[in-house]
RNA sequence: CACUUAUCACGAGUGGCUGAGGGGCCAGGCCCGACGACGCCACAGCAACCAGGCCGAGAACGCCCAGGUGCUAAUUCCUGCCCGGAUGACGGGGAGAUAAGAA
Numbered sequence: 001c002a003c004u005u006a007u008c009a010c011g012a013g014u015g016g017c018u019g020a021g022g023g024g025c026c027a028g029g030c031c032c033g034a035c036g037a038c039g040c041c042a043c044a045g046c047a048a049c050c051a052g053g054c055c056g057a058g059a060a061c062g063c064c065c066a067g068g069u070g071c072u073a074a075u076u077c078c079u080g081c082c083c084g085g086a087u088g089a090c091g092g093g094g095a096g097a098u099a100a101g102a103a
Stems, first nucleotide, its partner, number of pairs: 003101006013043005021032003026080004044072003048069003052064003076095001081093004
């Protein structure tokens, strides 16, 4: 990097440093940002997957709990590509992200 499977409309901040942009790539929107965003550090939190345990026919659902990743503005912020639809609203898929697995 590619493949398989699952989930993605819930949830989650304080302080310090820095100082102007940022919201994954590109674009159009729409938002966030000197009342200091984004990023980094510390601690904290959330809870998707993976270990173990309980219940159970069950690798289901639910619960307990540790560590490993992950995450902590807005639906994956919305849309753009494909299908349905009237060229719409809207719906579905793709794409993307995260985890685990196999290789």